[in-house]
Molecule: small-subunit ribosomal RNA
Organism: uncultured bacterium
RNA sequence: UCGAUUAGAGUUUGAUCCUGGCUCAGAAUGAACGUUGGCGGCAUGGCUAAAGCAUGCAAGUCGCACGUGCCCCGCAAGGGGAAAGUGGCGGACGGGUCAGUAACAGGAUCGAACGUACCCCGAGGUGGGGGAUAGCGGUGGGAAACUGCCGGUAAUACCUCAUGAUCUCUCCGGAGCAAAGCCUCGGCGCCUCGGGAUCGGCGAUCUUCCUAUCAGGUCGUUGGCGGGGUAAUGGCCCACCAAGCCGAAGACGGGUAGCGGGUGUGAGAGCACGACCCGCGACAUCGGGACUGAGACACUGCCCGGACUCCUACGGGAGGCUGCAGCAACGAAUCUUCCGCAAUGGGCGCAAGCCUGACGGAGCAAUGCCGCGUGCGGGAUGAAGCGUCUUGACGUGUAAACCGCUGUCAGGGGGUCGAACCAAUGAUUGCCCCCAGAGGAAGUGGCGACUAACUCUGUGCCAGCAGUCGCGGUAAUACAGAGGCCACGAACAUUAUUCGGAAUCACUGGGCUUAAAGGGUGCGUAGGCGGGCCGCCAAGUGUUCUGUGAAAGCCCCGGGCUCAACCCGGGAACGGCAGGGCAUACUGGCGGUCUUGAGGGAUCUAGGGGCAGACAGAACAGUCGGUGGAGCGGUGAAAUGCGUAGAGAUCGACUGGAAUGCCGAUGGCGAAGGCGGUCUGCUGGGGAUCAUCUGACGCUGAGGCACGAAAGCGUGGGGAGCAAACAGGAUUAGAUACCCUGGUAGUCCACGCCGUAAACGAUGCGCACUAAAUCGGUGCCGGUCUGACCCGGUAUCGGUCGACGUGAAAACGAUAAGUGCGCCGCCUGGGGAGUACGGUCGCAAGGCUAAAACUCAAAUGAAUUGACGGGGGCUCACACAAGCGGUGGAGCAUGUGGCUUAAUUCGAGGCAACGCGAAGAACCUUACCUGGGUUUGACAUGCACGGAUUAACCGGUGGAAACAUCGGCCACGCUCGCAAGAGUGGAACGUGCACAGGUGCUGCAUGGCUGUCGUCAGCUCGUGCUGUGAAGUGUCGGGUUAAGUCCCUUAACGAGCGCAACCCCUAUCGUUAGUUGCCCACGGUUCGGCCGGGUACUCUAGCGAGACUGCCGGCGUUAAGCCGGAGGAAGGUGGGGAUGACGUCAAGUCCUCAUGGCCCUUACAUCCAGGGCUGCACACGUGCUACAAUGGCGCUGACAGAGCGACGCAAUGCCGCGAGGCGGAGCAAAUCGCAAAAAAGGCGCCCCAGUUCGGAUUGCAGGCUGCAAUUCGCCUGCAUGAAGUCGGAAUCGCUAGUAAUCGGAGAUCAGCUACGCUCCGGUGAAUGUGUUCCUGAGCCUUGUACACACCGCCCGUCACGUCAUGGGAGCCGAGGGUGCCCGAAGCCGCCACGAUUCAGUGGUGUCCACGGCAAGAUCGGUGACUGGGACGAAGUCGUAACAAGGUAGCCGUAGGAGAACCUGCGGCUGGAUCACCUCCUUA
Repeated sequence: UCGAUUAGAGUUUGAUCCUGGCUCAGAAUGAACGUUGGCGGCAUGGCUAAAGCAUGCAAGUCGCACGUGCCCCGCAAGGGGAAAGUGGCGGACGGGUCAGUAACAGGAUCGAACGUACCCCGAGGUGGGGGAUAGCGGUGGGAAACUGCCGGUAAUACCUCAUGAUCUCUCCGGAGCAAAGCCUCGGCGCCUCGGGAUCGGCGAUCUUCCUAUCAGGUCGUUGGCGGGGUAAUGGCCCACCAAGCCGAAGACGGGUAGCGGGUGUGAGAGCACGACCCGCGACAUCGGGACUGAGACACUGCCCGGACUCCUACGGGAGGCUGCAGCAACGAAUCUUCCGCAAUGGGCGCAAGCCUGACGGAGCAAUGCCGCGUGCGGGAUGAAGCGUCUUGACGUGUAAACCGCUGUCAGGGGGUCGAACCAAUGAUUGCCCCCAGAGGAAGUGGCGACUAACUCUGUGCCAGCAGUCGCGGUAAUACAGAGGCCACGAACAUUAUUCGGAAUCACUGGGCUUAAAGGGUGCGUAGGCGGGCCGCCAAGUGUUCUGUGAAAGCCCCGGGCUCAACCCGGGAACGGCAGGGCAUACUGGCGGUCUUGAGGGAUCUAGGGGCAGACAGAACAGUCGGUGGAGCGGUGAAAUGCGUAGAGAUCGACUGGAAUGCCGAUGGCGAAGGCGGUCUGCUGGGGAUCAUCUGACGCUGAGGCACGAAAGCGUGGGGAGCAAACAGGAUUAGAUACCCUGGUAGUCCACGCCGUAAACGAUGCGCACUAAAUCGGUGCCGGUCUGACCCGGUAUCGGUCGACGUGAAAACGAUAAGUGCGCCGCCUGGGGAGUACGGUCGCAAGGCUAAAACUCAAAUGAAUUGACGGGGGCUCACACAAGCGGUGGAGCAUGUGGCUUAAUUCGAGGCAACGCGAAGAACCUUACCUGGGUUUGACAUGCACGGAUUAACCGGUGGAAACAUCGGCCACGCUCGCAAGAGUGGAACGUGCACAGGUGCUGCAUGGCUGUCGUCAGCUCGUGCUGUGAAGUGUCGGGUUAAGUCCCUUAACGAGCGCAACCCCUAUCGUUAGUUGCCCACGGUUCGGCCGGGUACUCUAGCGAGACUGCCGGCGUUAAGCCGGAGGAAGGUGGGGAUGACGUCAAGUCCUCAUGGCCCUUACAUCCAGGGCUGCACACGUGCUACAAUGGCGCUGACAGAGCGACGCAAUGCCGCGAGGCGGAGCAAAUCGCAAAAAAGGCGCCCCAGUUCGGAUUGCAGGCUGCAAUUCGCCUGCAUGAAGUCGGAAUCGCUAGUAAUCGGAGAUCAGCUACGCUCCGGUGAAUGUGUUCCUGAGCCUUGUACACACCGCCCGUCACGUCAUGGGAGCCGAGGGUGCCCGAAGCCGCCACGAUUCAGUGGUGUCCACGGCAAGAUCGGUGACUGGGACGAAGUCGUAACAAGGUAGCCGUAGGAGAACCUGCGGCUGGAUCACCUCCUUA
């Protein structure tokens, strides 16, 4: 300078922020599986049993080293060929695999004490002699493998002599050591020495996984001297000597693993991996061993031992695919028993050449990467089919058909210049040309969110899906099918695995008050870190240079296959290591110096700091004595207990143990635990002042050591009070508890253990820095002459508040949780579990250390809004209280439950169902039941056809009716026609088709309407402000109100729905109007506003007025408003009604109505008759009538309002005891009628009784309505005359014209079971001025583990099922070590034989594989039984926790108990509530 470069989402909650796990989207693979599958190129292909292998092939070659036999040619000489053997070279390469190995095995970089055949360079040499032996011949043994004896033979085989050096040894005198020839005459060989190249052996440093639940390991071990051995160093080996060596920076042990270049992923740092290719190592059936050789302890060599397989004549033998193919086995899974040496390379050879499963190719497999194709252009009637549907449109869709065109690939035919070189040679393959014809070539997965893509049908918590959250219980975009769509495409999904996302192990780049996480506290070792100045060094550090960092790969550039994959060339890079030079700020090392860190000294100073001893008073208990005489004690209330044998109470005396009131505190001291009467002794630490000494002596601190509340343990004391356990009494459903009475360990002391706590500030230690303010403790200084007091300052300790800042928030905030540095400890989802196993400590209890399987998708923190509390505060309501009257008891009425029934239709179910739907069930109603009928239907619309008598009407038959059936009888409109008649049309009717019909289901699919909280005062919004956010503020606070009503204050300012007002009725007045109402005046009168008349009054009903805290006084903040007063018909909302916020209850209603979906269609529709809805052992609700004298009865008799009336109300009159009947004036009604109001009032009787109360029940006789009163109506008269004497627990209504009481009317309605409901008026009270309690409600606040919201949540035992796991008498197995025994082959040593020598043979010693014996340890499997754990829609027992959770909870410890748990002791607040104190803030 250029380039490259970092993405998130779902899921905990009602919602929020944080913490935190789980899951997904990406890339990758030697893959596998499912569906599908045209072609080519380049790659790749047993990851499992380093378990076992049939068959073939994979290492030979040289006749120019040698002898010989054989074959061919030749008459022969001779030539040629193939060859077993001797000999040479090669078989140590190439090829395979990854078992072992945690190691100098690999990697990086260095090194010194070495070897190196073949190859290259240089120097020199190559002379003479000798004896054997295979083959071969002969002859034996053996099944075979193989082998014995005799004879003879060659060499580049073997031996010897000579020559000898710059060669080797050396005591420096010397001594020793070599050779091979062949030939086509060109050459090729041979020997010695030196050098080179290559390859190899050895060493050093650094580096390389998990485990400390492996902490000590080691005897050739560590070093030395001497020797042996080797190519060479070395305990590599041996003898001797010494006693070392390794280890917390992890030795030793266990587990796992070939290592690297690299590969995958990633922004990177990293993390994971080590297939193919390259380098290194190791191995070759398992174990051991050496031989040969330049090289091996040797994959297709040898010997021995083991296992296995094969052959055998049973005597013996043979074998080793982890070479290429191939087989079988294993496994989810991995290929042809192919072609060729044409190319590249290797071995041998002078060469020709031979050999080469190295290699080059082909085959198989979509296993991967890359490329190509399955056509291109036009084409709307937007075809058919399919799907959806608004039912005539939309989608699939230019897609197809159809028209035109092309020829890649595959197929067929022909040709040939490439890969091939100096030439020859092609296993395989490339290239070119031609032919035909759109023909042969598309699928897979997905479509709820994450995540691109939507509808219909089926199914109905079933079947199923699912990566996570989660879908499915009748309207499923989530299951299944279909249509459509999305994605990729010869592939697409799935599974597995790795990295990523995950900053979720955090080096880059995290945390620890409350989320997981600070060790209980200190001292201190190692280690880490460390003040100012000067000098030296140059280890770290910086810069520069050199070497190295193989190739391939990655990256860049260029090039070659048509492109790409692939391949070739060059560069860069390889982050590193090593070495040299330079620099010296910083770190470090060495040396010196300084005083501020640290420590010492001096002088003061406060203190419940510690240990020991002595003493003191109060209280308590006991004992003795006195007084005294019936109780005491205890609780919510009691009882157990004590007491007339004298308690309790009281006085005196004595004894005993434990603890120390007041001071005392928010205070002091200590490292923490902790420490409290007084005095004495001993002793630790702190603070201040002085600036006197040392001179960095410091900080932290893994291990370690010490201390460490309470409980507990051991031994011995002590024991007053208290008090686990225990006993008794209560409580209770129970009460192994809470309460009470007792009471033992223990609590106390001494000594020794234990070592844990909510050991907490849930906050490690040290240093430094960073606003103010204020309180307290303890020192010191200054101000005033001094002192007290006061003021100011300073140091330290203990608090509060708070700026900046920090924090998820709460909060912290110089005593940090701020800003930095140093060091230590600790955390990594919840449960399992602080558990098991192991180790270690302990007398024990137990402590410390500390997992896994399995299981869940959460668990958690802080804060928010609600809801809730047997939390708090304020306030309201007939909520209670104060009152009046009831219900609950009786009889009856009515509704409901239950029972019954053929049916007793259905709905309503706490308040808020139950005189409710129903303001009228004998038929009807009616939906139910039984029986009998109808089927285009009882009702609507449309279409087609028939069509003039089938309809209607009249009559008949059957029938309970519905209905069925028969007969009779007319038609109508229009046109033509005189008429007869003809034509035509529509309705009825009939037939058929569409359809009707359903009080059938779902109120949890809905609309509408309604109930309830509640006529409660609340519920919200806009903008602004605060908070990361949910959210808050406003709406809180102080007053006030019936009220979120109003006022004041105020980060809020406004606004909306509610409140109030506006509306209606009513109370007063005015005005207008004056009939049907009224009657003041006048007249008339039959004395009735009856008439004339009048419109004043009453009244009627229109319009107005009036009331607004307007006025006065007081209180209050000068406010809102409250209290009182005046005036007024009415006074503070005058009374009543209508009016019901946001919402809650999946509240009620599909049977008012409407309506989606589902269901029935000769029936779940419809018609009819009869029955039922009225059934009755019972239970409940709501009422009526009563129980009587404030009454009943009789007589008399006054005063309303509001209604209703033609299908009606009905007067006067007459009949009937009466219900009622006859009759009908009047009235569509301020005119007439219903209509008598009743209670009240007056008079009389009754005299407290089951009555002159009460009227049920029953009998008889009647009346009315109606087609019809049997089931099943109402009314009347006479007779009958039940229960009931004021009502248990409990419970309801009502605050004024109210309750109570009295009657009247209406709706429904033929009638009526109405005592119901609604309305109307008459008479007309009592009590409360309070808010403790019950109920409900509103506001504020508090706690919460609740949010389906306390009818919540939730704990443990027990029972059942499933799963994993610990213990367990044992049993079985694996690997490794130790000791002992045995000891093959073999090297080495020794002895003997042998012989010229070398061999060889035999014996023996050390070492030693395999094998055997023994004890112990480790790991694994299994195991009767047993322990706990996890999970599992509706099991049992209780209620432990969450609210003060009903005994605050929790921690440690101990005892007890079905269980959660309870109790004791000490501790914590992570406890509510009330009060007080302190402190702080503001004024």